[in-house]
Context: one part of a larger RNA
RNA sequence: CUGGGCGUAAAGCGCGCGUAGGCGGAAAUGAAAGUCAGAGGUGAAAUCCCAGGGCUCAACCCUGGAACUGCAUUUGAAACUGCUUUUCUUGAGAUCGGUAGAGGGUAGUAGAAUUCCUAGUGUAGAGGUGAAAUUCGUAGAUAUUAGGAGGAAUACCAGUGGCGAAGGCGACUGCCUGGGCCGAUACUGACGCUGAGACUCGAAAGCGUGGGGAGCAAACGGGAUUAGAUACCCCGGUAGUCCACGCCCUAAACGAUGGAUACUAGUUGUUGGCCUUUCAGGUUUCAGUAACUAGAAACUAGUGCUUCAGAAAUUAGUUUUUCAGAUUUAUUUAUACUGAUUACUAUUUCUGAUUUCUGGCUUCUGAUAUACUGACACCCGAUAGGUCGGUGACGUAGCUAACGCGUUAAGCACCCCGCCUGGGGAGUACGGUCGCAAGAUUAAAACUC
Repeated sequence: CUGGGCGUAAAGCGCGCGUAGGCGGAAAUGAAAGUCAGAGGUGAAAUCCCAGGGCUCAACCCUGGAACUGCAUUUGAAACUGCUUUUCUUGAGAUCGGUAGAGGGUAGUAGAAUUCCUAGUGUAGAGGUGAAAUUCGUAGAUAUUAGGAGGAAUACCAGUGGCGAAGGCGACUGCCUGGGCCGAUACUGACGCUGAGACUCGAAAGCGUGGGGAGCAAACGGGAUUAGAUACCCCGGUAGUCCACGCCCUAAACGAUGGAUACUAGUUGUUGGCCUUUCAGGUUUCAGUAACUAGAAACUAGUGCUUCAGAAAUUAGUUUUUCAGAUUUAUUUAUACUGAUUACUAUUUCUGAUUUCUGGCUUCUGAUAUACUGACACCCGAUAGGUCGGUGACGUAGCUAACGCGUUAAGCACCCCGCCUGGGGAGUACGGUCGCAAGAUUAAAACUC
C1' cells in the first nucleotide's frame, strides 16, 4: 500500500464553529484536461513465456516468435468527471404570520427550612448509637413562644416531560438575547455536505486576587469498633462549596454508538405546531323571541259608564183599563177597601249597538336594556382522525460473535472527518507546546509474556 474494523472484544476527538482540502442537485451549449478508440514511433540485449534445436538426459546453451501491460506524438469520439457559458427549483437560504420551552445574561422580589443572637415560659437532662462514649447543659441546655441577623438552596407542580451543540439548565417578576418547530410565500438560484490545522465553549475538583461563609464538609482532632482500624459509625471541624474577575481543560465529558443525505413493515405511548370532526365554555357583533317603555291603527275579550233599541222579571208607584170580591146603599151608585189584569213610569237582569278604561293579539315607528335561542367570527379546553417535528416502549425484513440494534439502525447505500492493529512496559520516559502551579496535550523504546 492492498485489505479489515471502531455499542460491549483495540478503536468515534467532550461539543461546536469554520479555513485549506475532499465530495456535491436538474436541463442545455461549447471546448476536449481526465477517459476511450485508431495510427505510426519508441520500449537495447539478456531474463520471463511459447515452439523448435544442441551437449547420452537435466541444469545449461542456441534459433525463432510472443511479450515488454510503458512513454510521448498524431487523428478521432463526447456518455461520464472536471472546465466554459446559459437556464431551472426539488437541496440550502430568505420573507411574512404563528407557537412551545428549567435555552443564555442581568436586576429585583418571595416563602419554607437549618444555624446563630436577644427576650419570655420552663427544669434536668439533651445529643448520638448496634450498644456506647467523646460532646452540649443548673453560668439554665433540650423543648416551646416572640422578635432579629445571615448565607445557601428553591418542597409540591415534576413527568423514559421540556430546552440546549455538548457541558448543562428547575421559586417568582422585569429587561436584554440565541436557537427550534409549524403554516403560508409570487424572493435568491446550488449559495450545499464534511472539515486537517486554527478558534470558541466545556461538569466537578484544583489555582490566583478580592469578597462572603448559614448548612454541608476533604484535611485535621477526639470518641467508638477492631488483633490492628491511618476506615466504615459518632462528636467536632478548616480549606472548599457561594459571588466577581482571571486561569485550569479534564470525566464512565456515555447512547461507552462522529456528521450529512436518501431509501427500507408495522403497533402503541408521550410532547410541540397545523388541518378536519364532534362537544363544552367564554367574548363581540347580528338576527329572532319574550319583557319593558312611548306613540298610531285594526281586531278581539273583559269591566265600568253614557246614550239608544229590544226582551224578560220583580217590586214599587200612578188621577190608567177591565173584571171579581168586600164594604156601603133598597137599588142605581159610591169607595182614599182587597185581589187579579192592562197601560205607563221607575228599578233589576239579559241581548245588541255606541263610548271609556284595561288586557290580549297583529301591523308600523322609535328607544331601552335584561333573559333565552340561533348564526358568523374570535379565544380557550377537550374528543376522534390526518399531517409535519421531537422523545420513549415493542417489533418485521435485514444486520450482529452473541447480547442485541431495528425509520431516533448497530439495516441498505454514498460523501467527508477522527480513530484502531496482541497483553504488560505506558497513556509512562524523553523532547516539544500550553499552564502560576497542579498538571494537560503530543507520544516512544528497551525488556518481557
Small-subunit ribosomal RNA, central domain from an uncultured prokaryote, 449 nucleotides, folded computationally. It matches the Rfam family "Bacterial small subunit ribosomal RNA". The coordinates come from a structure-prediction model, not an experiment, and the mean pLDDT is 81.